Large-subunit ribosomal RNA, domain IV from a Pseudomonadota bacterium, 329 nucleotides, folded computationally. Model confidence (mean pLDDT): 87 of 100. It matches the Rfam family "Bacterial large subunit ribosomal RNA". The RNAcentral record of the full RNA draws on ENA.
Context: one part of a larger RNA
RNA sequence: UCGUGGUUAAGGAACUCGGCAAAUUGACCCCGUAACUUCGGGAGAAGGGGUGCUCUCUUCGAGAGAGCCGCAGUGAAAUGGCCCAGGCGACUGUUUAACAAAAACACAGCACACUGCUAACUCGUAAAGAGGAUGUAUAGUGUGUGACACCUGCCCGGUGCUGGAAGGUUAAGAGGUGGGGUUAGCCGCAAGGCGAAGCUCUAAAUCGAAGCCCCAGUAAACGGCGGCCGUAACUAUAACGGUCCUAAGGUAGCGAAAUUCCUUGUCGGGUAAGUUCCGACCUGCACGAAUGGUGUAACGAUCUGGGCACUGUCUCAACCACGAGCUCG
Numbered sequence: 001u002c003g004u005g006g007u008u009a010a011g012g013a014a015c016u017c018g019g020c021a022a023a024u025u026g027a028c029c030c031c032g033u034a035a036c037u038u039c040g041g042g043a044g045a046a047g048g049g050g051u052g053c054u055c056u057c058u059u060c061g062a063g064a065g066a067g068c069c070g071c072a073g074u075g076a077a078a079u080g081g082c083c084c085a086g087g088c089g090a091c092u093g094u095u096u097a098a099c100a101a102a103a104a105c106a107c108a109g110c111a112c113a114c115u116g117c118u119a120a121c122u123c124g125u126a127a128a129g130a131g132g133a134u135g136u137a138u139a140g141u142g143u144g145u146g147a148c149a150c151c152u153g154c155c156c157g158g159u160g161c162u163g164g165a166a167g168g169u170u171a172a173g174a175g176g177u178g179g180g181g182u183u184a185g186c187c188g189c190a191a192g193g194c195g196a197a198g199c200u201c202u203a204a205a206u207c208g209a210a211g212c213c214c215c216a217g218u219a220a221a222c223g224g225c226g227g228c229c230g231u232a233a234c235u236a237u238a239a240c241g242g243u244c245c246u247a248a249g250g251u252a253g254c255g256a257a258a259u260u261c262c263u264u265g266u267c268g269g270g271u272a273a274g275u276u277c278c279g280a281c282c283u284g285c286a287c288g289a290a291u292g293g294u295g296u297a298a299c300g301a302u303c304u305g306g307g308c309a310c311u312g313u314c315u316c317a318a319c320c321a322c323g324a325g326c327u328c329g
Base pairs, nucleotide, nucleotide: 001324002323003322004321005320006319007318008317010315011314014313019310027051028050029049030048031047036041038147052068053067054066055065056064057063069073081308082307083306084305085304086303087302088300089299093105094104109145110144111143112142113141114140115139121131122130123129148295149294150293151292153225154224155223158222159221160218161217162216163215164214167213168212169211173207174206178202179201180200181199182198185194186193187192226244227243228242229241230240253287254284265281266280267279268278269277
């Protein structure tokens, strides 16, 4: 000097990103216990008091009285610190074996879609076969949301899905008008020309399914949910009007939010002093309704702010014990 453990005057978070770490609390009995609440909880809420030994009484695991000792009686050890407010997620659970345990995943509940049984779906060689299931739509599969309460608005123009089939388009195939090559033959003095059948190359019309175009439906399918100008007897604002565009122009609720750039917005609370926090406002850069919206008791090794208690976290350091460090081996 370092590590581990212990004690500390006065103060008591002034430390620090942050009470991290440490300290406090702690067992049992009695009293007592708020908001809120899904009436179960919250709750060991909080906050108080008691606890040894001897004798006596007793209804004898309890209680009462008398007395005794210590600073101290759960005499050591083991053995909850508590409260207030908010965000997120309902909850118990699960997860990155070895840097993340969470607000992520799951979840019961809700909704939609598919599936009538040789089911859909999955595995498998386009298989046999197997799972689904020795189940049968109160079942199985897929997708989304995520207890509960109150709710879940408008848009089907685009994409997807479902249904439709009149018309347009359209493959292989069918069809074979026409054209080319070849040449028996014919013509020609020759060069060459014409050229049937067959073989062969090509090819028009016409017929020809699904799909696409098309017509509807469908948003708890993927998704989307405007701009400008004017207007009231102070001012300001605009219930009101005009106009352009759109498939339709964001409803309820919430809102500087895990979302707010400007921004430490403004006001209020808390502090002597508060970029955080809580309550409001609404000017929502860029919330918003199962990619769910808003609340919510209980729960959480969750995150944020505040308080009480407590403390060597600190003012500011000191001492003690053990170990290392040093020397020899």